RNA sequence: GUUCUCUUAGUUCAACGGAUAGAACAUAGGUCUUCUAAACCUAUGAUGAAAGUUCGAUUCUUUCAGGGAACA
Numbered sequence: 001g002u003u004c005u006c007u008u009a010g011u012u013c014a015a016c017g018g019a020u021a022g023a024a025c026a027u028a029g030g031u032c033u034u035c036u037a038a039a040c041c042u043a044u045g046a047u048g049a050a051a052g053u054u055c056g057a058u059u060c061u062u063u064c065a066g067g068g069a070a071c072a
Base pairs, nucleotide, nucleotide: 001071002070003069004068005067006066007065010025011024012023013022018055027043028042029041030040031039048064049063050062051061052060
């Protein structure tokens, strides 16, 4: 330099173009317990950036940013 791929919550992952973007772990609070742990309940928190297509975009298209792979 060329091609391909990935980017969603603090972390790991889901989500036919249409439901309030969901789950687990973690964190905080509570119940239980003599205390702690475990268990149970509740809460907080996210679509890399900018455009385009569409009635509607996490999803499709383009550019950019960052990570990775192959080739040279």